[in-house]
Context: one part of a larger RNA
């Protein structure tokens, strides 16, 4: 001089666009944040009807979805992560192409009936249904083969026009795995290392691999810094600087890791799963003391802790996503709306005239100088705001939460609107009381001890302006 996710002190009119727990990955009240399909199924209730049925709703078996989307950065110095390679892999839903889609069966939820339990929930027995389950068939270009051969699948609904099932291959698209180079500080860390390095066989894995086991051999890293130990998510970026560089990594966007602390599998196309399960622990909270219940680092919010960081708002109208032929439902993601000068930008707080240089204050050498066209006075305007009236775009046939917003018209009035810090040098800007090394000031150098242009009011200057200063921090 430039920067901030800023805070603190004075002050404060309005608008657009952005930001907002950097501290306790401390605890957490109460709402909400993941559903959905009745075009898979049977059945409860209501309602219309003699009925048969239709319709609405409701938990139940069933599919799909909860692995995204959000949220934090605790651990990680590592193939985490950036870049550029690679070869042994997988892919639900989409795309294309090929073929199949036959015939049985047995149940278990929901109901019923009888119970146990303070709850949580849970026993028994009896009924059924399916695109739930399971049996035969069929079977390649799929797989295994010793090359003869052996093996594997399925489901139907319905409004008749469609949505589906199985098997195979392609493709796209997301993953999973390895390898070069890059990536903090400390030698007052010098040795580390036994599945440790290699190999041969298994195992396991979607897939390589000590990943795991048995056998063998005794390697293997390391002053080009191993190992230990502190610190840290990583990048596109960001700040600042002519540049190199240097510091950073909020907000956006990629990656990664975590989900009270630690372990664990399950299910799945795909988790070792934030609002799933299971164990153990600590914290709470029920409790009939037998036993249970819970996880905001999701959107709010509340306590703590801090110098400090926001409303328990609104709407699915848009864009996205999940479900469902569809109509539709969900959706604190998302779009908006409140608060807050946190910043950035824009706009104002009035123009034009007005000298007898008006009063007042200040100074004074008492004569004047100065505040000063400043100020009243006079002529005007109406931005901002305030009334009243119109009224969008976003939405393509409907459908707008923002919203009677933006914005356009008209009307009344100078009206509703200025501070804040500095004047000894460095520094743009002085005089005059009042204090008397006292009170005070200070970023250095320094002022203050009786005329202080340094302290403390005043008035005048300067300098920035809805801001002014201070204090952190980077360059």
């Nucleotide at each position: 001089g430039a920067a901030c996710g800023a805070a603190c002190g004075c002050u404060g009119g309005c608008g657009g666009c952005a930001g907002g727990c950097c501290u306790a990955a401390c605890a957490c009240a109460u709402g909400c944040a993941a559903g959905u399909c009745g075009a898979a199924c049977g059945g409860g209730u209501g309602u219309a009807g003699c009925a048969a049925u239709a319709c609405a709703u409701c938990a139940g078996u069933g599919g799909c979805g909860c692995a995204c989307g959000g949220g934090u950065g605790a651990g990680u110095a590592a193939c985490a992560c950036g870049u550029g390679g690679g070869a042994a892999c997988g892919u639900g839903c989409c795309c294309u192409u090929c073929a199949c889609u036959a015939c049985g069966g047995g149940a278990c939820a929901a109901c019923g009936u009888c119970g146990g339990g303070a709850a949580a929930c849970u026993g028994a027995c009896g009924c059924u249904a399916a695109u739930a389950c399971c049996g035969u068939a069929u079977a390649a270009u799929g797989u295994c083969u010793c090359c003869g051969g052996a093996c594997c699948a399925a489901a139907g609904a319905u409004u008749u026009a469609u949505c589906g099932g199985u098997g195979a291959a392609u493709g796209a698209u997301c993953g999973g795995c390895c390898c070069g180079c890059g990536u903090c500080u400390g030698a007052u860390u010098a040795g580390c290392u036994a599945g440790u390095u290699u190999g041969u066989g298994a195992g396991g894995u979607a897939a390589u691999g000590g990943c795991u086991c048995a056998c063998c051999a005794a390697g293997g890293c390391g002053a080009c810094g191993a190992u230990c130990a502190g610190u840290a998510g990583c990048u596109g970026g960001u700040u600042u600087g002519a540049g190199a560089g240097a510091a950073u990594g909020a907000u956006c966007a990629g990656c990664c890791a975590c989900a009270c602390u630690g372990g664990g599998a399950c299910u799945g196309a795909g988790a070792c799963a934030c609002g799933g399960c299971c164990c153990a622990g600590a914290c709470u909270c029920c409790u009939a003391c037998g036993g249970g219940a819970g996880g905001c680092a999701g959107c709010a919010g509340u306590g703590a802790g801090g110098a400090a960081u926001c409303u328990u708002g609104g709407a699915c109208a848009a864009u996205g996503g999940g479900c469902g032929c569809a109509a539709g439902c969900c959706u604190g993601a998302u779009c908006c709306a409140g608060c807050c000068a946190u910043g950035c930008c824009g706009c104002g707080u009035g123009a034009g005239u007005g000298a007898u240089g008006a009063a007042g204050g200040c100074c004074u050498u008492a004569g004047g100088g100065u505040u000063g066209u400043a100020a009243a006075g006079c002529u005007c305007u109406u931005u901002u705001g305030c009334c009243g009236g119109g009224g969008a775009u976003g939405a393509u046939a409907a459908u707008g939460a923002c919203c009677g917003u933006a914005c356009c018209c008209g009307g009344a009035g100078a009206a509703u609107a200025a501070g804040c810090c500095a004047c000894g040098g460095c520094u743009a800007a002085a005089u005059u009381c009042g204090u008397g090394c006292c009170a005070g000031c200070a970023g250095c150098c320094g002022c203050g001890g009786u005329a202080a242009u340094a302290c403390g009011a005043a008035u005048g200057u300067g300098g920035c302006g809805a801001g002014c200063g201070u204090u952190g921090u980077u360059c």
The part of an RNA shown here (small-subunit ribosomal RNA, 5' domain) has 475 nucleotides and comes from an Alphaproteobacteria bacterium. The full RNA is in RNAcentral, with records from ENA. The prediction has a mean pLDDT of 86. Rfam family: Bacterial small subunit ribosomal RNA. Its family is annotated with ribosome and structural constituent of ribosome in the Gene Ontology.